[in-house]
RNA sequence: AGUGAGUCGGGCGAUCGCCUCCCAUAAGGGAGGAGGAAAGUCCGGGCUCCAUAGGGCAGGGUGGCCGUUAACGGCGGCGCGGAGCGAUCCGCGGAAAGUGGCACAGAAAAUAGACCGCCCGAAAGGGUAAGGGUGAAAUGGUGGGGUAAGAGCCCACCGGCGCGCGAGUGAUCGCGCGCGCAUGCCAAACCCCACCCGGAGCAAGACCAAAUAGGAGGCUGAGCGGCCCGCUCUUAAGGCCUCGGGUAUGGUCGCAUGAGCCAUCGAGCAAUCGACGGCCUAGAGGAAUGAUCGCCACUCGCAAGAGCACAGAACCCGGCUUACAGACUCACU
RNA sequence: GCCGGAGUAGCUCAGCUGGUAGAGCAGCUGAUUUGUAAUCAGCUGGUCGGGGGUUCGAUUCCCUUCUCCGGCU
Numbered sequence: 001a002g003u004g005a006g007u008c009g010g011g012c013g014a015u016c017g018c019c020u021c022c023c024a025u026a027a028g029g030g031a032g033g034a035g036g037a038a039a040g041u042c043c044g045g046g047c048u049c050c051a052u053a054g055g056g057c058a059g060g061g062u063g064g065c066c067g068u069u070a071a072c073g074g075c076g077g078c079g080c081g082g083a084g085c086g087a088u089c090c091g092c093g094g095a096a097a098g099u100g101g102c103a104c105a106g107a108a109a110a111u112a113g114a115c116c117g118c119c120c121g122a123a124a125g126g127g128u129a130a131g132g133g134u135g136a137a138a139u140g141g142u143g144g145g146g147u148a149a150g151a152g153c154c155c156a157c158c159g160g161c162g163c164g165c166g167a168g169u170g171a172u173c174g175c176g177c178g179c180g181c182a183u184g185c186c187a188a189a190c191c192c193c194a195c196c197c198g199g200a201g202c203a204a205g206a207c208c209a210a211a212u213a214g215g216a217g218g219c220u221g222a223g224c225g226g227c228c229c230g231c232u233c234u235u236a237a238g239g240c241c242u243c244g245g246g247u248a249u250g251g252u253c254g255c256a257u258g259a260g261c262c263a264u265c266g267a268g269c270a271a272u273c274g275a276c277g278g279c280c281u282a283g284a285g286g287a288a289u290g291a292u293c294g295c296c297a298c299u300c301g302c303a304a305g306a307g308c309a310c311a312g313a314a315c316c317c318g319g320c321u322u323a324c325a326g327a328c329u330c331a332c333u
Numbered sequence: 334g335c336c337g338g339a340g341u342a343g344c345u346c347a348g349c350u351g352g353u354a355g356a357g358c359a360g361c362u363g364a365u366u367u368g369u370a371a372u373c374a375g376c377u378g379g380u381c382g383g384g385g386g387u388u389c390g391a392u393u394c395c396c397u398u399c400u401c402c403g404g405c406u
Stems, first nucleotide, its partner, number of pairs: 001333008010296007018033006035310001039321002042319005047201004054229004059197005064078005079092005093192002098190002100186003115132002117128004140158006159181001160179008205253004215243006221233004260279003264275004298307003334405007343358004352389001360376005382398005
């Protein structure tokens, strides 16, 4: 000068308050009280109800390979390609299954194609994709032979494609043989292939208390929230609508012991897993977690003094993404 | 808490199977009129909300983010 990974993100004390729980007859006392993102709600799960969530179609998602996990679009390792001197970073199924698109320019934009040029020819016309020029992109590249001029037309090397053998769980790699090359780019265009996904959500749902009327009329089996099948319940109950009424619009649970956190040891390259020990760490129900003062730390300022990031739980976890003043640590180039 | 929609000129809106963005009103200039309005002709005006990606090329496709509006309970 860089590259990658990680940690903290004010401290101590006093006073007055707020929320939850515990003790106490009471006065009062005691314990605990935001985050790395609590955020965005972008993915994935737990939990609850509907079938123990079943088959097909539609729809959606993922996309090198292997592993990890409750699961994932996360993470780890590996493979191939690209960028960089390097640490390191970025990308990833199929374009010879089919359909479609490729503006302008250019002769031609994809079963090809002749504008200039070159060659043959008196001309008409024909041959030619090597050279010029256009474009984001022009039908393998370099060299030689060959030819009227040329051209994988032929040859060598490189590239590409196919087949076989070997290594590897695999992506893939190595070696050998064959093919002059037939196949431009786009799938974050339709699509194809492989795999995955049932729907709704704690305002899910369960229980208790109170009240009541088994009212009248009409329609009709009900549930699985895209459709079909299928399944379950019920054969006269249930459901829906209208009219007229009663009671209430309350309480409790779900709700925090969990894929939990910390330390040690072991397996594994790692993600991760296992064993043992220790710890309990917010749970309200419109929402508490605050304010003031003193000292110290940091920044600005001559000083007085001012400032001190992003932001705040609402069923709970695993990720991703985004925001973040400043301080610090480790490894590597 | 859950779900859906929108952001394009000063204003209201088109443009969405990707090809360099338009219409009406408004504004400016000129003509017409004694003058104004109306009318006619012409002109100006755009980070397509911001950032990144795919692509030769993005208002359009994908990701992320900001703002606004609406619905359910």
Record summary: Two RNAs folded together computationally: RNase P RNA and transfer RNA, 406 nucleotides in total. It holds a member of the Rfam family "Bacterial RNase P class A". Rfam's curators write: Ribonuclease P (RNase P) is a ubiquitous endoribonuclease, found in archaea, bacteria and eukarya as well as chloroplasts and mitochondria. Its best characterised activity is the generation of mature 5'-ends of tRNAs by cleaving the 5'-leader elements of precursor-tRNAs. Cellular RNase Ps are ribonucleoproteins. It is annotated as a ribozyme. Its mean pLDDT, the model's own confidence on a scale to 100, is 78.